The part of an RNA shown here (small-subunit ribosomal RNA, central domain) has 348 nucleotides and comes from a metagenome. It matches the Rfam family "Bacterial small subunit ribosomal RNA". The RNAcentral record of the full RNA draws on SILVA.
Context: one part of a larger RNA
RNA sequence: CUGGGCGUAAAGGGCGCGUAGGCGGCCUUAUAAGUGUAUCGUGAAAGCCCUCGGCUCAACCGAGGACGUGCGUUGCAAACUGUAAGGCUAGAGUUUCGGAGGGGGAUGCGGAAUUCCUGGUGGAGCGGUGAAAUGCGUAGAGAUCAGGAAGAACGUCGGUGGCGAAGGCGGCAUUCUGGACGAAAACUGACGCUGAUGUGCGAGAGCGUGGGGAGCGAACGGGAUUAGAUACCCCGGUAGUCCACGCCGUAAAUGAUGGCACUAGGUGUGGGGGAGGAGACCUUUUCCGUGCCGGAGCAAACGCAGUAAGUGCCCCGCCUGGGGAGUACGGUCGUAAGGCUGAAACUC
Numbered sequence: 001c002u003g004g005g006c007g008u009a010a011a012g013g014g015c016g017c018g019u020a021g022g023c024g025g026c027c028u029u030a031u032a033a034g035u036g037u038a039u040c041g042u043g044a045a046a047g048c049c050c051u052c053g054g055c056u057c058a059a060c061c062g063a064g065g066a067c068g069u070g071c072g073u074u075g076c077a078a079a080c081u082g083u084a085a086g087g088c089u090a091g092a093g094u095u096u097c098g099g100a101g102g103g104g105g106a107u108g109c110g111g112a113a114u115u116c117c118u119g120g121u122g123g124a125g126c127g128g129u130g131a132a133a134u135g136c137g138u139a140g141a142g143a144u145c146a147g148g149a150a151g152a153a154c155g156u157c158g159g160u161g162g163c164g165a166a167g168g169c170g171g172c173a174u175u176c177u178g179g180a181c182g183a184a185a186a187c188u189g190a191c192g193c194u195g196a197u198g199u200g201c202g203a204g205a206g207c208g209u210g211g212g213g214a215g216c217g218a219a220c221g222g223g224a225u226u227a228g229a230u231a232c233c234c235c236g237g238u239a240g241u242c243c244a245c246g247c248c249g250u251a252a253a254u255g256a257u258g259g260c261a262c263u264a265g266g267u268g269u270g271g272g273g274g275a276g277g278a279g280a281c282c283u284u285u286u287c288c289g290u291g292c293c294g295g296a297g298c299a300a301a302c303g304c305a306g307u308a309a310g311u312g313c314c315c316c317g318c319c320u321g322g323g324g325a326g327u328a329c330g331g332u333c334g335u336a337a338g339g340c341u342g343a344a345a346c347u348c
Stems, first nucleotide, its partner, number of pairs: 003320004007302002012316001014201004021194003025088007033081002035077004040072003049065006091191001092188004096183003103177007110154001114150008125136002162169002206247006215241002220236004258315002260312003265293012297304002321348003330341004
């Protein structure tokens, strides 16, 4: 000496489930595979190292010793790991009761707004902008009233508020369904953690087939602006946005922070429980979540700080100077777009 790291410097897999594997709570007994110790055997010679000797020295050579991380044998030890047996309840799970929630799927319904259509009133503008123009309008627009149609999204409530593993989820009702939380007991008895390969989910855009199409709107056309204006602004507008089924599998998929346990406080807020006082209100306490502030500690600093970036443990993923490059080649997946895997030369 036997790496150091991953919030922002390179680096946490987008997120679950889970196979192999790795790791794993408390007590007792047994065993002795690992482990420790001792004995014996082996570990060729040469070489290396030490001592002595031979060539006048040295190189070189000779002799003796030491070493030889290792393997095997036999005995002993039994704390720890393993194995076997038995037991336990603090981990994990099950049962009962309860309330919270935009968690997910399906069906039905509702009102506001928008656009369009029909009719009435009415009569010259409307619209749009920095200013305009394109555009719409005497074939009657805009405004206003009544009726009708369609599609999409659900105002207020609404909140660093809730739910979900993540993506994400917001009108109302019904129905099917997942998870979390709390309270008391009872039960099972380590059944646990992580998770290579695998498998499922996965915003938006995009693709296939069929539907739908109000508003918005890539592309495209026109009007402006400008030196130009393949833009920003304006008038139109197709794919798309919506639905069903099937693909795609990406993202600044972010908390740019993988999982588990332990470690001062203060203050808000969501859900549940207990106690106090008659009490919805209040005080106090406890569990789960979600914010802010802050101590120790950590940190290059910024900052983090019981929701850790602190202190530890186990398992997985990942990084190893910038560019070349997430490119080329190959493989694999995909209808395609492309995804995943992923270099080198050269150069600084």